[in-house]
RNA sequence: AUAGCAGGCCAUCUUAUCGCUUUUAUUUAUAAAAGAGGAAAGUCCGGACACCAAAGAGCAUUAUAGCGGGUAACACCCGUCACUAUUUAAUAAAUAGAGGACAAGUGCAACAGAAAGUAUGUACAGUUAGGCUGUAGUGAAACCAGGUAAACUCUAUAAGGUGAAACGUCACGUAGACCAACGCUUGAGAACGGCUCGUUCAAUGUUGGAGGGUGGGCGGUUUGAACAGAAUAGUAAUAUUUUGUCUAGAUAAAUGAUAAGGCACGACAGAAUCCGGCUUACGGCCUGCUUUUUAU
Numbered sequence: 001a002u003a004g005c006a007g008g009c010c011a012u013c014u015u016a017u018c019g020c021u022u023u024u025a026u027u028u029a030u031a032a033a034a035g036a037g038g039a040a041a042g043u044c045c046g047g048a049c050a051c052c053a054a055a056g057a058g059c060a061u062u063a064u065a066g067c068g069g070g071u072a073a074c075a076c077c078c079g080u081c082a083c084u085a086u087u088u089a090a091u092a093a094a095u096a097g098a099g100g101a102c103a104a105g106u107g108c109a110a111c112a113g114a115a116a117g118u119a120u121g122u123a124c125a126g127u128u129a130g131g132c133u134g135u136a137g138u139g140a141a142a143c144c145a146g147g148u149a150a151a152c153u154c155u156a157u158a159a160g161g162u163g164a165a166a167c168g169u170c171a172c173g174u175a176g177a178c179c180a181a182c183g184c185u186u187g188a189g190a191a192c193g194g195c196u197c198g199u200u201c202a203a204u205g206u207u208g209g210a211g212g213g214u215g216g217g218c219g220g221u222u223u224g225a226a227c228a229g230a231a232u233a234g235u236a237a238u239a240u241u242u243u244g245u246c247u248a249g250a251u252a253a254a255u256g257a258u259a260a261g262g263c264a265c266g267a268c269a270g271a272a273u274c275c276g277g278c279u280u281a282c283g284g285c286c287u288g289c290u291u292u293u294u295a296u
Stems, first nucleotide, its partner, number of pairs: 001292001003290008012262007020035006037268001041279002044277005049163004056197004061159005066080005081099001083097004100154002105152002107148002122136005167219004178209005189201003226245008
């Protein structure tokens, strides 16, 4: 100096003027404070929370799969072992993958070969004289065969559903009416992802049809498994203790415009209940690892 790779940080900055949303104060239109992301995307996993009146069993289905640890939990993260692959100048560093079981069973393997499974012809050798043992031919594979399970399957473990348009509450309004079927404890029906059993509730009832009214307000709604620093333990993920901070809550949807200057000259892209991950998109700066080459 080239190339490959891993990690961290930022996500334009400062000043001024005007404008938008929320909260607080109050002099009621002023002031102050705050105001999209590392992925807010995908809706792929796991949960918190809410409801299905309360509690189940079995079958089926789906998912996971080396070993150990972390976490609220996970198909996630960390460490480690084995195999395979990617990359390339390189055997590096690194990255990725689908890792239980083939004596529980059933399948699959072209061509060649006598034959691809309890089958076995030919030639030679040995012999306990039995195609009993071994070698040679073909083939990826030929003695009670081995290979294959992102082949069916088996084993172990786990799993109820729905989703903030959840749900709760208030107001307004209509048709507490009409038709049909089945029922009223000898229980119609309803509840529980699918099915069966079981359990519970239940009677001027339940289900279905046609029709009428409404399509508003408030809560949920942001202090949380939160974030940042330090110390200790640990290879690490992380855990414990301690110090500090409060950082959007819209409801057809708010954070923009202008001017001047700086610079690394700004890509991908916009919250809608919230959190932990994974995957995908993408600009810049910094630090480190590995090899190659060159010089001292």